The prediction has a mean pLDDT of 83. Predicted 3D model of a 1397-nucleotide RNA (small-subunit ribosomal RNA) from an uncultured bacterium. It matches the Rfam family "Bacterial small subunit ribosomal RNA". The RNAcentral record of the sequence draws on Greengenes.
[in-house]
RNA sequence: UUAGAGUUUGAUCCUGGCUCAGGACGAAUUCUGGCGGCGCGCCUAACACAUGCAAGUCGAACGAAAUUGUUUUGGUGAAGCCCUGCGGGGUGGAACCGGCUCAACUUAGGGGCGGACGGGUGAGUAACACAUGAGCAACCUGCCUUACAAAGGGGAAUAACUUUUGGAAACGAACGCUACUACCUCAUAACAUAACUGGAUCACAUGAUUUUGUUAUCAAAGAUUUUAUCGCUGUAAGAUGGGCUCGCGUCUGAUUAGAUAGUUGGUGAGGUAAUGGCUCACCAAGUCGACGAUCGGUAGCCGGACUGAGAGGUUAAACGGCCGCAUUGGGACUGAGACACGGACCAGAAUCUUUCGGGAGGCAGCAGUGGGGAAUAUUGCACAAUGGGGGAAACCGUGAUGCAGCGACGCGUCGUGAAGGAAGAAGGCGUUCGGGUUGUAAACUUCUGUCUUCAGGGAUGAUAAUGACGGUACCUGAGGAGGAAGCUCCGGCUAACUACGUGCCAGCAGCCGCGGUAAUACGUAGGGAGCGAGCGUUGUCCGGAAUUACUGGGUGUAAAGGGAGCGUAGGCGGGUUUGCAAGUUGAAUGUGAAAUCUAUGGGCUUAACCCAUAAAAUGCGUUCAAAACUGCAGUUCUUGAGUGAAGUAGAGGCAGGGGGAAUUCCUAGUGUAGCGGUGAAAUGCGUAGAUAUUAGGAGGAACCCCCGUGGCGAAGGCGGCCUGCUGGGCUUUAACUGACGCUGAGGCUAGAAAGCGUGGGUAGCCAACUGGAUUAGAUACCCUGGUAGUUCCCGCCGUAAACGAUGAUUAAUCGGUGUAGGGGGGUCAACCUUCUGUGCCUGGAGUUAACGCAAUAACUAAUCCUCCUGGGGAGUGCGACCGCACAGGUUGAGACUCAAAGGAAUUGGCGGGGGCCCGCGCAAGCACUGGAGUAUGUGGUUUAAUUUGAAGCAACGGGAAGAACCUUACCAGGUCCUGACAUCCACCUAAGGAAGUAGAGAUCCAUUAGGUGUCCUUCGGCGACAGCCGCGCCAGGUGGUGCAUGGUGUUGGUCAGCUGGGGUCGUGAGAUGUUGGGCUAAGUCCCGCAACGAGCGCAACCCCUGCCCCCAGUAGCCACCGGAGAGGCCGGGCACUCUGGGGGGACCGCCGGGGACAACCCGGAGGAAGGCGGGGACGACGUCAAAUCAUCAUGCCCCUUAUGGGCUGGGCUACACACGUGCUACAAUGGCGCCGACAAAGGGAGGCGAAGCGGCGACGUGGAGCAAACCCCAGAAACGGCGCCCCAGUUCGGAUUGCAGCCUGCAACUCGCCUGCAUGAAGCCGGAAUCGCUAGUAAUCGCGGAUCAGGAUGCCGCGGUGAAUACGUUCCCGGGUCUUGCACACACCGCCCGUCA
Repeated sequence: UUAGAGUUUGAUCCUGGCUCAGGACGAAUUCUGGCGGCGCGCCUAACACAUGCAAGUCGAACGAAAUUGUUUUGGUGAAGCCCUGCGGGGUGGAACCGGCUCAACUUAGGGGCGGACGGGUGAGUAACACAUGAGCAACCUGCCUUACAAAGGGGAAUAACUUUUGGAAACGAACGCUACUACCUCAUAACAUAACUGGAUCACAUGAUUUUGUUAUCAAAGAUUUUAUCGCUGUAAGAUGGGCUCGCGUCUGAUUAGAUAGUUGGUGAGGUAAUGGCUCACCAAGUCGACGAUCGGUAGCCGGACUGAGAGGUUAAACGGCCGCAUUGGGACUGAGACACGGACCAGAAUCUUUCGGGAGGCAGCAGUGGGGAAUAUUGCACAAUGGGGGAAACCGUGAUGCAGCGACGCGUCGUGAAGGAAGAAGGCGUUCGGGUUGUAAACUUCUGUCUUCAGGGAUGAUAAUGACGGUACCUGAGGAGGAAGCUCCGGCUAACUACGUGCCAGCAGCCGCGGUAAUACGUAGGGAGCGAGCGUUGUCCGGAAUUACUGGGUGUAAAGGGAGCGUAGGCGGGUUUGCAAGUUGAAUGUGAAAUCUAUGGGCUUAACCCAUAAAAUGCGUUCAAAACUGCAGUUCUUGAGUGAAGUAGAGGCAGGGGGAAUUCCUAGUGUAGCGGUGAAAUGCGUAGAUAUUAGGAGGAACCCCCGUGGCGAAGGCGGCCUGCUGGGCUUUAACUGACGCUGAGGCUAGAAAGCGUGGGUAGCCAACUGGAUUAGAUACCCUGGUAGUUCCCGCCGUAAACGAUGAUUAAUCGGUGUAGGGGGGUCAACCUUCUGUGCCUGGAGUUAACGCAAUAACUAAUCCUCCUGGGGAGUGCGACCGCACAGGUUGAGACUCAAAGGAAUUGGCGGGGGCCCGCGCAAGCACUGGAGUAUGUGGUUUAAUUUGAAGCAACGGGAAGAACCUUACCAGGUCCUGACAUCCACCUAAGGAAGUAGAGAUCCAUUAGGUGUCCUUCGGCGACAGCCGCGCCAGGUGGUGCAUGGUGUUGGUCAGCUGGGGUCGUGAGAUGUUGGGCUAAGUCCCGCAACGAGCGCAACCCCUGCCCCCAGUAGCCACCGGAGAGGCCGGGCACUCUGGGGGGACCGCCGGGGACAACCCGGAGGAAGGCGGGGACGACGUCAAAUCAUCAUGCCCCUUAUGGGCUGGGCUACACACGUGCUACAAUGGCGCCGACAAAGGGAGGCGAAGCGGCGACGUGGAGCAAACCCCAGAAACGGCGCCCCAGUUCGGAUUGCAGCCUGCAACUCGCCUGCAUGAAGCCGGAAUCGCUAGUAAUCGCGGAUCAGGAUGCCGCGGUGAAUACGUUCCCGGGUCUUGCACACACCGCCCGUCA
């Protein structure tokens, strides 16, 4: 002391990238901004610079000059005073001038010291530049310290200055004079130096130290003052500062692989303070490099700073150390020190100046200017402090420094008030209309004074004096809540939600993603969250990222094992023993500057900041010790490895030889019309004789059977037989060597097919090509042909899904069962055992994301090598190398673009995948539709309107069980405005009816008649109900949204499925159960099973129907008895039919067979009915954003003298056409006429309506009976009997039309039904296609009902007559289930590729 999240999917696990949350900044920028403190502030143009300042100082080294004062002297000589003859004279001595002495002060010159420090900057530099640690026996060091010694003589010049002179200027030139601590010379001289010489000691290679003696050489400067000091000279030593050398460390590129002639070394010389090719002459030919030379790119290095758990990564502002540089380049002078930022010389560039000849300067010092830029400050104060320079000192100078100014640039502190205060004020916002929220927030009351304002005092920093900062910090007093809050965010990550506006627009966005009319994601508002004098954004770095993995990753399928072997360097390496001590470990010691960081303590009111002490500084060096491990040098061993010996299997390789079958071709014979080919054909071959067949011949290529998850080989690969040469393996043995081993970057070798070069060869096959087909096309798949090629020799190429998608080697780790080759054992058959190879199995351990692997590992360990780091761009471009090559190969990017790409597994869905099964799905049948006419619906068109919705199945005789008005929603016209309807308030009053006028009506107008309702009552009633009128809340809407909804029905589908629980399995999504074997109509049941037990569905329970029984008996029935007789009409009866209540009955119960002794199936008996008896109601989880806002309900939006209400008329009924659904037909199984039978189920009072009468008929009249087992509708029809028609557009068919009527209704013109007479259309059985139906079904026949005034060919029901066929499940359609593949998941109507725009 280590934190994660979002994003690939329908969901899951993994791989993997992208993104976010954190910290930091010399920052910039949006909005905003109260005050102190401490820091920081050109990152860009080492671009150019106006102006001022930044290095001077010493007169106590020198001459000279100027100024002032003083001393003295010379000259001139004012005022004043005295005399005067008024012309002047005397005295006087101010002032001035010159010289001398002295003092003070200034300084141009020459002289000394300092300008090599301090300050700036990072261009260059990849280097001994820096860091760290050593070395110099190869060196220097002014000023400073210590010690010893010395300072005696002499000389010649030269600036300044004077004069002359050149030049525009800068700057010079010449004659002459002069001083010094300037210069020269002589003397003196050693513990100095050099040579020679003798010894001693020591060491690290050249050597070093010390010492004896002789000889030679070399010094000096004075100043001030009067008493000491500062200077000067030589030597030795110290300190400080430097110079040089070395070990180690220090970015990137191999698409930079070779570099180097002073280059590497030697000898000698020169040069330097000093070593050295530093330089030179000669000699030799070396030196560096895969441990990355050389070359290219980039870069000052470090202490440190940021980040991080750390290891690391990034960085090099400020502070500190070192280095380099000073407009660019170069070489030097002076000096202790420089090759010198504010020195000099030369050259270049740009700038300034000029009388055009020539000159001048260098802000990367401090300010400042222009420029560049996203961006970075004052032409400030002071030497008071600190520091350094000069001086004896006073002092002088110091843009070093100390301070101040500007900037929220950073860090840290403080404030913008505190307490009380609920009527929870007003206002805002939202609301379910109750309330909630803003919110104790405000107002209001009581206080405080930090900051602030004013006034007074007033520092430390200095030690006696001296303070820029500064009247600053700080202290005291007074005043007053007064002057001081913003920014970002509120979909998830990520703390914080509502309303309105907008409507894929405007916009947002870090990633995922929001926005197409109900946006918590845009904009605004209210509210909220976060931080706060700041807050967001942008940029950069680290982190998260174990996403370059040393700590700490991988490579079967996700990116990644080199296609294979041999082998070099390198890395790693068996047992014993001895030594050494390089690695290693321990101890001691030196160093690791200071600052920083950490800890502790202290100082500023705190903190930031500052100070002190400690720790740390993980590093490097030295010494000592240890000897386990590694290493090194020996010794020895045999088990690794190799050799030998004896055996052994094999498509191992190369060369040579010979072999048969088949194809094709050639020759000849036989033989005749076809052959060949395909899904079917055609092209092609064939009467010039093919194919077929027989015989002979030629030639090339490949080797049937054996043949085997058999063998051999490193891989590629190798297959008839024989011979020769040859490589490797295995087994046994244990004679020999004695670690000789493993791996292997580069390198070398071999390397399928295709391809290339030269030359042979060519039977078959066959890219290209040709023709024929197929097809929309068919540059393909199929067919007839056919060239390169395939084959051989030699030479190239060097790649493949060269795959076990799995590198090599070693060791360890359970079983079962084959197979190949050896060995051993065996009672030699079986079998046991062992080694090597090659397979499988499933499980165990282990491992893995899973799949899987599992002694032939993807397990456990070890060594070495290759390779990977998101997808696309791209294995592409450029470069280089290889290649005969315009074939190609190896190596191998960037821009740009996306938020994924991917692996494994899961559930579905899908498949012109598979298995099983079902369904009037097909098949087998029957009858239709599609053709005609007509009815009806729809589309389209038309229209003022033809209201609207429904759209594959699952819209289209459906909503609509019935549009002349109404309905009605549409259109035109004319109208109403609290409204046709509801509630509240106020006033008034009966309400209402009847007739009249105008009008199309709605409506309007006026009048008359009549006379006041019901209830309660205390009899009063501003009591209730009711009505008229009025104001406004409101009514109203068939207006929109079925993609905001409820409800309802449709579909799938009466298909057999759907799903929890706890359990088990799986990391998980999920699986299991529900799969499997049977069986069923059925997930129905049985058996089995890591499943067990359940729920919703299935079935059953319910209704109708089929048989029987019991009970009941009118309005039903009539067997028996009687009456009457037309009739169950009546008495009577309830037996029967029937009615309607209740029971029974059917359960594979019984028998036989099958099956597994099951479930169940087949057959039989009995029975009315037999295996669910028939029919109905009943519809699982879910799907289609399926239908309906126009049944109803309802959110939101919209209209409100209209999108509401009422009225008249019109429209929904239109009509070139197209489609759906029906009806009627086309006829003789028929039509027509006459006669004659048999139903069921219903309906009926504003109704059904009998008989009778009238009418050809529709119907009229009539009115009995009946609220119905009573009466009526009501005649059933097909059918039966008799008769006519005689195959025709008819005695079929009935459309259309004319005339005449009936009915309903205010009203049949647009626009009803029916009747009679007349008319008599199309149509003679229907193309492609297509619907329904499996039994009382289809087909056919009629009857009833709902709606309804009237108006069905539709719909819903009823009964009558009453078939045919089903071999079967290959195919079409749909469905269920198991399994398989998938790049699909909006799920194949999917996904997706290319071209074009």